[in-house]
RNA sequence: GCCAGGGUAGCUCAGUUGGUAGAGCACGUCAUUGGUAAUGACGAGGUCACGGGUUCAAUCCCCGUUCCUGGCU
Numbered sequence: 001g002c003c004a005g006g007g008u009a010g011c012u013c014a015g016u017u018g019g020u021a022g023a024g025c026a027c028g029u030c031a032u033u034g035g036u037a038a039u040g041a042c043g044a045g046g047u048c049a050c051g052g053g054u055u056c057a058a059u060c061c062c063c064g065u066u067c068c069u070g071g072c073u
Base pairs, nucleotide, nucleotide: 001072002071003070004069005068006067007066010025011024012023013022019056027043028042029041030040031039049065050064051063052062053061
C1' cells in the first nucleotide's frame, strides 16, 4: 500500500427485507434471613465510533474519516 471483518449499556454480545434498541453479568432499591451468600421483584444506565448523503423515517443502505483484528505484498 491492497483486501476482509469488526466499533451497539460499565463488561461480553444480540438485533433488523429501514419503522425509533435488547439479553447475560455488573450496579441501585425492596422482599426473604438472626446476619451474609443465594433467590425473587422492580429500577437506572445507550449522541448504536465520527461526519455527510438517500429516505416520510437510518443502528441497518451509500460515501468519506478514524480506531481495533486478521490476511496479502